[in-house]
Context: one part of a larger RNA
Molecule: small-subunit ribosomal RNA, central domain
Organism: uncultured bacterium
RNA sequence: CUGGGUGUAAAGGGUUCGUAGGUGGUUAAUUAAGUUGGAUAUGAAAGACCGGAGCUCAACUUCGUGUUUGUGUUCAAAACUGAUUAACUAGAAUCAGGGAGAGGUAAGCGGAAUUCUGUGUGUAGGGGUGCAAUCCGUAGAUACACAGAGGAACACCAAAAGCGAAGGCAGCUUACUGGAACUGUAUUGACGCUCAUGAACGAAAGCGUGGGGAGCGAAAAGGAUUAGAUACCCUUGUAGUCCACGCCCUAAACGAUGAUAACUAAGUGUUGUGACUUGCUCGCAGUGCUGUAGCUAACGCGUUAAGUUAUCCACCUGAGGAGUACGGUCGCAAGAUUAAAACUC
Numbered sequence: 001c002u003g004g005g006u007g008u009a010a011a012g013g014g015u016u017c018g019u020a021g022g023u024g025g026u027u028a029a030u031u032a033a034g035u036u037g038g039a040u041a042u043g044a045a046a047g048a049c050c051g052g053a054g055c056u057c058a059a060c061u062u063c064g065u066g067u068u069u070g071u072g073u074u075c076a077a078a079a080c081u082g083a084u085u086a087a088c089u090a091g092a093a094u095c096a097g098g099g100a101g102a103g104g105u106a107a108g109c110g111g112a113a114u115u116c117u118g119u120g121u122g123u124a125g126g127g128g129u130g131c132a133a134u135c136c137g138u139a140g141a142u143a144c145a146c147a148g149a150g151g152a153a154c155a156c157c158a159a160a161a162g163c164g165a166a167g168g169c170a171g172c173u174u175a176c177u178g179g180a181a182c183u184g185u186a187u188u189g190a191c192g193c194u195c196a197u198g199a200a201c202g203a204a205a206g207c208g209u210g211g212g213g214a215g216c217g218a219a220a221a222g223g224a225u226u227a228g229a230u231a232c233c234c235u236u237g238u239a240g241u242c243c244a245c246g247c248c249c250u251a252a253a254c255g256a257u258g259a260u261a262a263c264u265a266a267g268u269g270u271u272g273u274g275a276c277u278u279g280c281u282c283g284c285a286g287u288g289c290u291g292u293a294g295c296u297a298a299c300g301c302g303u304u305a306a307g308u309u310a311u312c313c314a315c316c317u318g319a320g321g322a323g324u325a326c327g328g329u330c331g332c333a334a335g336a337u338u339a340a341a342a343c344u345c
Stems, first nucleotide, its partner, number of pairs: 004316003007299002012313001014201004021194003025088007033081002035077008048067002050064005091191001092188003095184003103177007110154001115149007125136002162169002206247006215241002220236004258312006266290010276279001294301002318345003327338004
């Protein structure tokens, strides 16, 4: 290499779109590139394989048949693949209809709470902890009431719920806008699937410029604890968290499970939609639990497969060295990505 694998042992790319490539539904005709068969030419010799012979045997030498998997030419076959033509509707897309949804972007609005400011009432404590202390308070705190400011997040509803390709998305209203499901005696007619390179998106943290800053809070300071305490606990508190624009491109980016299609017992919840005979009903599409066959090393999976098949992509090949060095690409940087070897066991 072949082979064997990828939920947890090494291994599914973070996600989608999509180019080349690979692969592809039903029917008929033609063709003959692949495919299959025949003929013919070639496939040097030596060597190799098989069967003999010669050196006393063997190595060695020698003879013979076939092999020499191949290639060219030609004749034929037409099932399958390909090509061309014509057609089809079960895949796919479009159209129509009424519904569902924290899908996205922007603007506006709302109440509760924390903090701060002002005024009033009021007086000696408050806060915090395992116990304390740092800390706040007679310059009037804490508590209560009223008024105001500002930022961030949206209790209940709330769910095994919903939506989105993933990351993710939750107060209310409006505008713009993407997608999916169901139903149909509508339309096109294989237009499909997958996808190296590529493109777009991509939590949090971090970076740049300018704003904003209530609460929380890396760093930092102090108080405790302790043998010590660069921690856990407490009092403060800067970046940050928030907004706009531009970068970064990584996560246990997880279902640790690539995408698509087909097939293979049931039972029981729930979301959307449809049907009628309106039911303890039956479809379709999602989302959960239990579970048969089967699979699995086991755990478990089990029509939402890790079962049985097909196509395409990605990835793995003992542990450490190492996701490191060097080089390349990208980045303002942090770093990301691609990615070894010596050596050790």